[in-house]
Molecule: transfer RNA
Organism: candidate division Kazan bacterium
RNA sequence: GGGCGGUUAGCUCAGUUGGUAGAGCGCUACGUUCGCAUCGUAGAGGCCACCGGUUCGAUUCCGGUACCGUCCA
Repeated sequence: GGGCGGUUAGCUCAGUUGGUAGAGCGCUACGUUCGCAUCGUAGAGGCCACCGGUUCGAUUCCGGUACCGUCCA
C1' cells in the first nucleotide's frame, strides 16, 4: 500500500425485505432475610464510531475518514 471482517447500553452480543432499537450479565429502588446471597417486581442507562449522499423517512443502502482484527505484498 491492497483485500476481507468488525464498531449498537458499563461489559458480552442480537437486530433483513428502510418506518425514531432489544437480550444476558452488571447498576439503582422496593419486596423477601436478623443480615448477606439467591429469587421476584419495577426502573435508570443508547441521539447505533465520525462526516457527507440517496430517500417523505437511514442502525440498515451508497461514498469517504478513524480505530480494531485478519490475510497478501